[in-house]
RNA sequence: UGGACGGACCUCUGGAGAGACCAGUAGUUGGCGCCGAAGGGGCAAGUUCCAUAAUAAGGAAUAAUCUCUCAGGCAAAAGGACAGAGCAAAUGA
Numbered sequence: 001u002g003g004a005c006g007g008a009c010c011u012c013u014g015g016a017g018a019g020a021c022c023a024g025u026a027g028u029u030g031g032c033g034c035c036g037a038a039g040g041g042g043c044a045a046g047u048u049c050c051a052u053a054a055u056a057a058g059g060a061a062u063a064a065u066c067u068c069u070c071a072g073g074c075a076a077a078a079g080g081a082c083a084g085a086g087c088a089a090a091u092g093a
Stems, first nucleotide, its partner, number of pairs: 010086005019032001021031003033074003039070001040068003046062005
């Protein structure tokens, strides 16, 4: 110099669940009942490592749409994991 790979941020589209509950009256109100798909916490059958010539036991690390319900949410709106499309950053063969 080059720019394969890469795919953050952003934009558009789709996007579930659960009380428009009760009381009180000025509110970030109180009470009861619920939801899981912002975020967050937890868990190991398996995998990797400790680690060896090999095996076993043991120990450590590690995920989620699983689980908890702290947070958030329970008409609409907003938000929304995830998916599709677009744009294309960092790194850099």

Glycine riboswitch aptamer from a Bacillota bacterium, 93 nucleotides, folded computationally.
The model forms 82% of the base pairs in the Rfam consensus.
Its Rfam family is "Glycine riboswitch aptamer". The literature on the family includes a 2004 paper in Science by Mandal et al., "A glycine-dependent riboswitch that uses cooperative binding to control gene expression".
The coordinates come from a structure-prediction model, not an experiment, and the mean pLDDT is 78.